A computed fold for a 526-nucleotide part of an RNA from an uncultured bacterium, annotated as small-subunit ribosomal RNA, 5' domain.
The coordinates come from a structure-prediction model, not an experiment, and the mean pLDDT is 82.
[in-house]
Context: one part of a larger RNA
RNA sequence: AGUUGAGCGGCGCGCUUACACAUGCAAGUCGAGCGAGAACCAGUCCUUCGGGGCUGGGGAAAGCGGCGAACGGGUGAGUAACACGUGAGUAAUCUGCCCUCGGCAUCGGGAUAGCGGCGGGGAAACCCGGAUUAAUACCGGAUGGCCUCUCGAGCUUUCGGGCUCGUGAGAAAAGGUGGCUUCGGCUUCCGGCCGAGGAGGAGCUCGCGGCGGAUUAGCUUGUUGGUGGGGUAACGGCCUACCAAGGCGACGAUCCGUAGCUGGUCUGAGAGGACGAUCAGCCACACUGGGACUGAGACACGGCCCAGAGUCCUACGGGAGGCAGCAGUGGGGAAUCUUGCGCAAUGGGCGAAAGCCUGACGCAGCGACGCCGCGUGCGGGAAGAAGGCCUUCGGGUUGUAAACCGCUUUCAGGAGGGACGAAGCCACUCGGGUUAAUAGCCCAGAGGGUGACGGUACCUCCAGAAGAAGCCCCGGCUAACUACGUGCCAGCAGCCGCGGUAAUACGUAGGGGGCAAGCGUUGUCC
Numbered sequence: 001a002g003u004u005g006a007g008c009g010g011c012g013c014g015c016u017u018a019c020a021c022a023u024g025c026a027a028g029u030c031g032a033g034c035g036a037g038a039a040c041c042a043g044u045c046c047u048u049c050g051g052g053g054c055u056g057g058g059g060a061a062a063g064c065g066g067c068g069a070a071c072g073g074g075u076g077a078g079u080a081a082c083a084c085g086u087g088a089g090u091a092a093u094c095u096g097c098c099c100u101c102g103g104c105a106u107c108g109g110g111a112u113a114g115c116g117g118c119g120g121g122g123a124a125a126c127c128c129g130g131a132u133u134a135a136u137a138c139c140g141g142a143u144g145g146c147c148u149c150u151c152g153a154g155c156u157u158u159c160g161g162g163c164u165c166g167u168g169a170g171a172a173a174a175g176g177u178g179g180c181u182u183c184g185g186c187u188u189c190c191g192g193c194c195g196a197g198g199a200g201g202a203g204c205u206c207g208c209g210g211c212g213g214a215u216u217a218g219c220u221u222g223u224u225g226g227u228g229g230g231g232u233a234a235c236g237g238c239c240u241a242c243c244a245a246g247g248c249g250a251c252g253a254u255c256c257g258u259a260g261c262u263g264g265u266c267u268g269a270g271a272g273g274a275c276g277a278u279c280a281g282c283c284a285c286a287c288u289g290g291g292a293c294u295g296a297g298a299c300a301c302g303g304c305c306c307a308g309a310g311u312c313c314u315a316c317g318g319g320a321g322g323c324a325g326c327a328g329u330g331g332g333g334a335a336u337c338u339u340g341c342g343c344a345a346u347g348g349g350c351g352a353a354a355g356c357c358u359g360a361c362g363c364a365g366c367g368a369c370g371c372c373g374c375g376u377g378c379g380g381g382a383a384g385a386a387g388g389c390c391u392u393c394g395g396g397u398u399g400u401a402a403a404c405c406g407c408u409u410u411c412a413g414g415a416g417g418g419a420c421g422a423a424g425c426c427a428c429u430c431g432g433g434u435u436a437a438u439a440g441c442c443c444a445g446a447g448g449g450u451g452a453c454g455g456u457a458c459c460u461c462c463a464g465a466a467g468a469a470g471c472c473c474c475g476g477c478u479a480a481c482u483a484c485g486u487g488c489c490a491g492c493a494g495c496c497g498c499g500g501u502a503a504u505a506c507g508u509a510g511g512g513g514g515c516a517a518g519c520g521u522u523g524u525c526c
Base pairs, nucleotide, nucleotide: 002519003518007374008373009372010371011370012369013367014366015332019330020329021328023327024326025325028067029066030065033064034063040057041056042055043054044053045052046051074285075284076283084209085208086207087206088205089204090203093202094201095200098198099197100196101195102194103193104192106141107140108139109138118129119128120127121126147170148169149168151166152165153164154163155162156161175190176189178187179186180185211257212256213255218248219247220246223245224244225243226242227241228240229239230238260282261281262280263279264275265274266273267272287308288307289306290305291304311320312319313318338364340363341362342361346360347358348357349356350355377407378406379405380404387398388397389396390395411467413462414461415460416459417458421453424450425449426448428447429446430445431443432442433441434440470515471514472513473512474511475496476495477494481510482509483508484507485506491498492497
């Protein structure tokens, strides 16, 4: 792609052009770090009756700050490489959050965003200047057990270094919250800093392994090594200056082509061969190319800067964006889905928590795309209706098949009931504990609340065989045969080959065989 569009369900799976993308959503959260505070409500005052001011409550949007945004999700372009797999090494290394242990938390300071007001530039995106303000933001001093570096001594060593002792430079949030208070402070919980260890994670190095071409035989100048210096968390030509002339290669260097790698998947008795969808681990990439910043971690898909291609806005001066996230659109193509529901569960981020966010995920929708299961009825019923086909005209066959009789009701349809998934979480009401306390805090024991799927699964009832079968083949290989039509024509065909007047091979019919909600064909692998 063809035919059947035909019944149902479960579980999976579902772009080829790394082509371009409208629209919505996919990364936020914390008020128990900080200042400020709109709408609205209450009280009060003024009023030109429009409204305005003050106090209290209330907390939106924005801002400073912290953590996260390096996870999760996508894709396979590039890569023949320590990229991957496996086994080692790191005395050459780093590690936020988490766990354990030890110690500390003292005194000060100057700014700044935002809001409101003032001034200015711009079409816009947005930007600039003055004034003002806070902190768990920033900066300085003190302390220094321990740690890092310099110097000295000792012990030890795989001679690279490691360990111990002494001498000179570097931190803190002093914070928040609740309770008590004699207002001095004490204390709960959460945070902060330094150091040691752990767990998990990461970097780097090495042995071995996995592709085609010799119609590619030579390749290489930071190239190979050394010294000094720089750089990195860290070794190293990683970078730089100088010196030497090395290094690789028929055990295939270099070059060209192809390709993400693996667990695995398909096939096969195995050995092997082919492949690398879904799921899982690792890698690489994020419009194309380059670069760094921040940070424990990036050279960062939904961050920044530059250049390029293409798109959009523009007042022509200048700006905006990047679906290989989830849906969806155009194009391409033989060909691949909904601009769905929900955070109830699992997991993640933030938060003390309530909770918020989460196109991860859980579900639903579409597609016979695959696998599996079920149904389209069951029993009886003639020496056997009718019709069809064949016939030696006797009959044979379709065929218990139908009709007819009895029975059942899965599934679909209608009606009623109706989940598991909720373990947990919530301190709302009781209850218990702590306590001086009827503050707080702790305990999930009893109530109560919390389900997208879904009025779904499942169960019961109702009606009635009622609504549910097709496709391919029948010469041999290969299971299944006759008649008519045609007459080397029309046609069939995987191979051998059929057809030129009796064709089991073409077409139709009857019959038969094989599969079955599929069947056959084509492509491809074993």